[in-house]
């Protein structure tokens, strides 16, 4: 000075602050109305946040999963073209469609680049 996110910002109070509050951005719970929907039998779920999924082939695996390939979707980044990068994590706990009021939750981590100043390593 930018990026990828909601994820800023302002004001109170404070020996200890890990506290209060409010704009503002994002997220869930919640009516009617809509949608779902018959019976019977079997498997065991089902839902949220997010771009982070789906199908096909072969291998491993009880199974889950994972690996390798191939396809289709999706996101971010570059002023623009070429182009270059993700498709991960986590949460609730037997339970939630949609949703007016009304409730209730978060504001997080993470990474790139100029300049200056240190130090270290190594080469000549």
């Nucleotide at each position: 000075g930018g990026c990828c996110g909601a994820a800023u910002c302002c004001c109170c109070g404070c020996a200890g602050a890990u506290g209060g509050g409010g704009a503002g951005c994002g997220g869930g719970g919640g009516a009617c109305c809509c949608a779902c929907g018959a019976g019977u039998c079997c498997c065991c779920g089902g839902g949220g946040c997010g771009a982070g999924u789906c199908c096909c082939g072969c291998g491993c695996u009880g199974a889950u999963g994972c690996g390798c390939g191939g396809g289709a979707g999706g996101c971010g980044c570059g002023a623009g073209c070429g182009g270059c990068g993700c498709c991960a994590g986590c949460c609730c706990g037997a339970c939630a469609g949609c949703u007016a009021a009304c409730c209730c939750c978060g504001c997080a981590g993470g990474c790139c680049u100029g300049c200056g100043c240190g130090a270290a390593a190594g080469g000549a």
A computed fold for a 124-nucleotide RNA from a soil metagenome, annotated as c-di-AMP riboswitch aptamer (ydaO/yuaA leader).
The sequence is in RNAcentral, with records from MGnify.